About this RNA:
A computed fold for a 380-nucleotide RNA from a Planctomycetaceae bacterium, annotated as Bacterial RNase P class A. Its Rfam family is "Bacterial RNase P class A". It is annotated as a ribozyme. The source organism's lineage runs through Bacteria, Planctomycetota, Planctomycetia, Planctomycetales and Planctomycetaceae. The prediction has a mean pLDDT of 78. The sequence was found by an Rfam model in a public genome assembly.
């Protein structure tokens, strides 16, 4: 000096002038005036997880549906964070992971190839044994022939899965030995796999050596099997005033005892997926559910927006985080406040606006600083 990896802050300041709006003081002719103080984000976005609130009796069991998926740990809670392991990728700093099971089942994998999961023979390869062929000897026959021994030879039975070919991928790897030729057949020695042992770790998992058949592919972000989680519905929840109307049709569950409105069984129904259970209601003076119409688009609460709130110290933790102590109150509209012009600094404005309320994940995104490691080259 360049080229990288992580991880944090800002994303506009300052002055003037007007013009909205929430809190609170004083005034007020109740129409307002006026002092002081607050007013869009890091993602408000996406609605994608989790909860806090509210309302259905409980949110109780099973199931089905749907999510999560390696370990410890942090959290209120999670699919989120943090640390750690294993695989991959990177020279490295780091970064990626839908990471539990393929020896429970079932299905999927084009062409090419003998053959793609417990398979297989295409081109070799061998033919020891059986088989066919020629030759020699030998024995026995008048001969043909027959029995035998020896030698060659053909690749028909048969053997083979080592070589070579196909392919992304062929049912271990080298190497010795063994065979008729070969094959874990045997054997060394490496790799997996399964046992058990030892050591180190809270684990997940690493290391080391022994035995052992000699060896069983890939895919579950495919169905599935296993563990663990999840009741539904949402601020248009939800509660109070205040005001108004109009109900109608259809459906619909029973015996019994008696003290005549009560009990006993049984049936209906409701509880935001179904069964159970449980509670509650109701069985003709009928719960409920359906379909039709009618009223109410008004006011406050919900929303002091005080919260698993925010800033600093210190302690404990490798870290996320957790406790103490101090300090602070930071937008609350309600058809929708939080703006507009100058003048200056400057980075010459990217992405882009709260509507209950927070923790997180994604996504978008000019530019500007700040730490902290890695790797190149040069120079002393």
């Nucleotide at each position: 000096g360049g080229a990288g990896u992580g991880a944090g802050u800002c994303g506009g300041g300052c002055g003037g002038u007007c013009g909205c709006u929430g809190g609170u003081g004083a005034c007020u002719u109740c129409g307002g005036u006026u002092g002081c103080u607050g007013g869009a984000g890091g993602a408000a976005a996406g609605u994608c997880c989790g909860g806090g609130c509210u309302c259905c009796a409980c949110a109780g069991g099973a199931g089905a549906c749907g999510g999560u998926g390696g370990u410890g740990g942090g959290u209120a809670a999670c699919g989120c964070c943090c640390a750690c392991c294993g695989u991959u990728c990177g020279u490295g700093a780091g970064a990626a992971u839908a990471g539990g099971g393929a020896a429970a089942g079932u299905g999927c994998a084009g062409c090419a190839g003998a053959g793609a999961a417990c398979a297989g023979a295409c081109c070799g390869c061998c033919g020891a044994u059986g088989g066919c062929c020629c030759c020699g000897g030998c024995a026995u026959g008048a001969a043909a022939g027959u029995g035998u021994c020896g030698g060659g030879g053909c690749a028909c039975a048969g053997g083979u899965a080592a070589g070579g070919g196909u392919g992304a991928a062929a049912c271990g790897g080298u190497g010795c030995g063994g065979u008729a030729a070969g094959a874990g057949c045997g054997c060394a020695c490496c790799a997996g796999c399964g046992g058990a042992a030892u050591g180190g770790g809270u684990g997940a998992c690493c290391a080391u050596g022994c035995c052992g058949g000699c060896u069983u592919g890939g895919u579950a972000a495919a169905c599935c099997c296993c563990a663990c989680c999840g009741g539904g519905a949402g601020c248009a929840a939800g509660a109070u005033c205040a005001a108004g109307c109009a109900g109608a049709g259809a459906g619909a569950a029973g015996c019994g005892g008696c003290u005549u409105g009560c009990c006993g069984c049984a049936c209906g129904g409701u509880u935001u997926u179904u069964c159970c259970g449980a509670a509650c209601c109701g069985u003709c003076c009928g719960a409920c559910u359906c379909u039709c119409g009618g009223g109410u688009c008004g006011a406050u609460c919900g929303c002091g927006u005080c919260g698993a709130g925010g800033g600093g110290a210190c302690u404990g933790g490798c870290a996320a985080c957790a406790g103490u102590c101090c300090u602070c109150c930071c937008a609350g509209a309600g058809a929708a406040a939080u703006g507009a012009c100058c003048g200056u600094c400057c980075a010459c404005g990217a992405c882009a606006a709260a509507a209950c309320c927070c923790g997180g994940c994604u996504u978008a995104c000019a530019g500007a600083c700040u730490c902290a490691c890695u790797c190149c080259g040069u120079u002393u």